[in-house]
RNA sequence: UCGUGCUAGAUGGGGAACUAGCGGUGCCCUGAAACAUCUUCGGAUGAUUGACUCGCAACCCGCUACAGCGAGGUCGAAUCCCUUCUCGAGGGCCGUACGUGUCGGGACUGUGCGAUUCAAGUGGCGAUGAAGGUUGGGUCCGACGCGGCGCAAGCCGACAAACCCCGCCAGGGUCGGAAGACAGCAACGGUACGUCGUCACUUGCGGGCGCCGUCGGGGCACCUGGCUGGAGCUGGCUGAAUCGCGCAAGCCGGGACGUCCGUCUCGACAGAAGGUGCACGA
Numbered sequence: 001u002c003g004u005g006c007u008a009g010a011u012g013g014g015g016a017a018c019u020a021g022c023g024g025u026g027c028c029c030u031g032a033a034a035c036a037u038c039u040u041c042g043g044a045u046g047a048u049u050g051a052c053u054c055g056c057a058a059c060c061c062g063c064u065a066c067a068g069c070g071a072g073g074u075c076g077a078a079u080c081c082c083u084u085c086u087c088g089a090g091g092g093c094c095g096u097a098c099g100u101g102u103c104g105g106g107a108c109u110g111u112g113c114g115a116u117u118c119a120a121g122u123g124g125c126g127a128u129g130a131a132g133g134u135u136g137g138g139u140c141c142g143a144c145g146c147g148g149c150g151c152a153a154g155c156c157g158a159c160a161a162a163c164c165c166c167g168c169c170a171g172g173g174u175c176g177g178a179a180g181a182c183a184g185c186a187a188c189g190g191u192a193c194g195u196c197g198u199c200a201c202u203u204g205c206g207g208g209c210g211c212c213g214u215c216g217g218g219g220c221a222c223c224u225g226g227c228u229g230g231a232g233c234u235g236g237c238u239g240a241a242u243c244g245c246g247c248a249a250g251c252c253g254g255g256a257c258g259u260c261c262g263u264c265u266c267g268a269c270a271g272a273a274g275g276u277g278c279a280c281g282a
Stems, first nucleotide, its partner, number of pairs: 001282006009075003012030004020064005033049002035046004052072005081275006090266003094262002097259004102254004108250002110247009120238003123234003132228008140217006146210002149206006156197004165190003173182003
């Protein structure tokens, strides 16, 4: 070096999650191989399956640093096993920026309403005299009066007592010898208590009364005069400022999701370098 037979080992890998931890099933990434098409024969592209077979497994399964187990099959010391490095699909933590929902806030911008102030614009009032000053009157209160209204009484009118009111008393009665005298019911006339009416007049009382009068008080809020003064006054609308109460578009804060970028980390595929046996025969 070659051949034969074995052995270690391999028969996908990785990420997140789960777990004290490891591996597996399941999820995600990768893509060995098979298939089809094209081809410069090196390879490229495409859809599907998804890494030897069987059993087990997310309400999990198996195991413990030699960290899937059990049974069977295949390859087997190198393209294939092991280690390191490079590249890097993809995943994870963190950060930044942006975007979209969501929850909250009310400092700022904005915006709605209200109040106050100013008086720039506009409107109104003002030399037929503004503001200011001064002096009256009224609105307010008390007293008195007047008027009005209401009530009551008086006055006035009408009615009004079977008898116990008056007058006159028919009839009738009593006394008397008579003349005559007397009492007296009804009717009639009148009157009292009272009833009704009238309310013009008188008196008393009262009030949710008054374009009323007199006197006094009070006050500067309003109205209305006189005198003075000599140019402002007002605040309807717009505007400006401040304050208060709201809204939450901008803004601020929390959290969620997505995208880009960055640090760190794991890392498939691919590439490079290195490493790893035994026996027999030639």
Model confidence (mean pLDDT): 78 of 100.
The RNA shown here (Bacterial large signal recognition particle RNA) has 282 nucleotides and comes from Candidatus Aquidulcis sp.
Its Rfam family is "Bacterial large signal recognition particle RNA". About the family: The signal recognition particle (SRP) is a universally conserved ribonucleoprotein involved in the co-translational targeting of proteins to membranes.